[in-house]
C1' cells in the first nucleotide's frame, strides 16, 4: 500500500481494558405444504466427491486413520465492478449433543485468525 475472511467504524469510561451502539455477519423461531428418525441427525465454511495404497478393526456387510492422484467448488491488490482467456494457488478444520425443513413477528450470538499468491484483452460506472 493491499490480501483471504463477517471480523470494520463510533462514543463513553478506564489505564489498556470494559461497556454500549452503527455496520456487516450468523443461529433459532409460525400455519399451510413438503420431507424423514442407528445407516442417527444438524450447523459455520470455497472446502464435496471418486478411486489406489498402508495399517488398525471386524459380525466379513463394511469401517476408521493416513497418504498419492484427482474432483464439486473457492481465491489471485495496484480506483471500482463486469465478463473472457492464460497462469498459480487452496479444496481445510471445528462446533451441537439426540436436537432444529422453510418461516413474519420475536429471541440469541460473532465482529476472530492468518498472510503478501498475476497476467493480458475487452465493457461498463466514477473521477
Nucleotide at each position: 500500500a493491499g490480501c483471504c475472511a463477517a471480523g470494520a467504524c463510533u462514543u463513553c469510561a478506564u489505564u489498556a481494558u470494559g461497556a454500549a451502539g452503527u455496520g456487516c455477519a450468523g443461529g433459532g423461531g409460525a400455519u399451510a405444504u413438503u420431507u424423514u428418525u442407528u445407516u442417527g441427525g444438524g450447523g459455520u465454511g470455497a472446502a464435496u466427491u471418486g478411486c489406489g495404497u498402508a495399517c488398525g478393526g471386524u459380525u466379513c456387510g463394511c469401517c476408521g486413520u493416513a497418504u498419492a492422484c484427482a474432483u464439486a467448488g473457492g481465491g489471485u491488490a495496484a480506483c471500482c465492478u463486469c465478463c473472457u482467456g492464460a497462469a498459480u494457488c487452496c479444496g481445510a478444520a471445528c462446533c451441537c449433543g439426540a436436537c432444529a425443513a422453510c418461516u413474519a413477528a420475536c429471541c440469541c450470538u460473532g465482529u476472530a485468525g492468518g498472510c503478501u499468491a498475476u497476467c493480458a484483452g475487452g465493457a461498463g460506472a466514477g473521477g
A computed fold for a 127-nucleotide RNA from Aneurinibacillus aneurinilyticus, annotated as c-di-AMP riboswitch aptamer (ydaO/yuaA leader). Lineage of the source: Bacteria > Bacillati > Bacillota > Bacilli > Aneurinibacillus. The coordinates come from a structure-prediction model, not an experiment, and the mean pLDDT is 78.